[in-house]
Formats: sequence, structure tokens, C1' cells
RNA sequence: GAACUUGAUAGAGGCGCGGUUUUCAUAAGUAAUCCAGUACGAUAGUCCGGGAGACUGUACUGGGUGGAAGGGAAGACUGCCGAAGGGUGUGCAUAUCCCGUGUGCACAUUCUGGGACGCGUGCAGAAGAUGCCGCGGACUGUCACAUCAGUGGAGCGCUAUCAGUGUA
Repeated sequence: GAACUUGAUAGAGGCGCGGUUUUCAUAAGUAAUCCAGUACGAUAGUCCGGGAGACUGUACUGGGUGGAAGGGAAGACUGCCGAAGGGUGUGCAUAUCCCGUGUGCACAUUCUGGGACGCGUGCAGAAGAUGCCGCGGACUGUCACAUCAGUGGAGCGCUAUCAGUGUA
């Protein structure tokens, strides 16, 4: 003592990614409930679907009263740069019980560098909002190859510093 190699620390990408909370709008004159009327009615109807069980109503019209959650916008605070998000599986909780399905949390595993835009008779959703997924062409950050233009890869990456091993 270059390069290679192991670990630690600190950073970068930018309309950057999440969390908590306040206010506002939407949800919605909806759900629910009260009054009046009509139709059906225990072989009926309700509880996400089926079975069981429980309950007694269900639908429509008119009138009165009249929400909330999730999601959204703005502000404040805050954790960060696999930030975070999706798929699959397992466990716990939950919707009356069981099964299924859905929702929430945790763990394991796998995919995606990033934001925006466009498309999809995609999924969720009240929704032309928003989120997620897939596809597309550009943009952007990074490294490698190339040098005229560009091409390709992936975040277990990249840059910087420090420490260690040890070879030409």
C1' cells in the first nucleotide's frame, strides 16, 4: 500500500414516503327514528353468504327530527430515505355460534429505485374524490458499459468517512 473484501457511522434522490392531531367540506337530508297510509306476512321477513339459532316485522308513499365511520383538503407536530406500498401464508381479534368471506393487528416470505401523466367495462369506495394493482411512453436519481448518440441493471443498491482482514 491502489483495486478487492467485512463491519460501523453519516448522507443523497423530491410536488419524496408514512404517523398523530385540529378545522373544514363531502358522505347526506343518507342511515336511523316518530306519525299517517298501502301491500305482503310466521310455509313471511331480519341478522355479509350457507347451516343453526335468536328476534318480529319487511317493502313502498307522504310528513317531522336527523347522525356517524372510512376516505378527502388545509394547518400544526412528528418518524424517516425499503422511506413505504402490494401479493401469499400462519396466528389473534371481530361481524349472534360453526364454516366461508371481509376488516384490523402481529409474524414469516416474496415483488416494487422514485414522483407525475395516460389507459383499464381491474379491485376497494357514496363518488367524476382518493387509494391499490396491471400496462405504456417520457422524466428523474444512481451505478456499470460506451463516447457521437446512447445501452443496460437494481435499493440486501449508491456516495463519503472511519475501523478491520489481507494479496499483487
Molecule: Lysine riboswitch aptamer
Organism: Dorea sp. D27